[in-house]
RNA sequence: AAAAGGCAAACCUCUUGAGAAAGAGGGACGCAAAGCCACGGGACUCUCUGAGUCAGCCGGGCCGCCGAA
Numbered sequence: 001a002a003a004a005g006g007c008a009a010a011c012c013u014c015u016u017g018a019g020a021a022a023g024a025g026g027g028a029c030g031c032a033a034a035g036c037c038a039c040g041g042g043a044c045u046c047u048c049u050g051a052g053u054c055a056g057c058c059g060g061g062c063c064g065c066c067g068a069a
Stems, first nucleotide, its partner, number of pairs: 006031002011026006029056001035062003039059003042054005
């Protein structure tokens, strides 16, 4: 390089949660780390000086599939 394979936004259904959101099923807009981690920034929520959500917002850390020569 090629080929194989992977993940799954919006939306719909069910469930959980106070909420942001999350889980399962369907579904594909996209993704070469769209695998994992809230460490820095950022956004967001609530019963707000505390406790949470987002890794498919950016940075950082860790780990990793195929692969000719």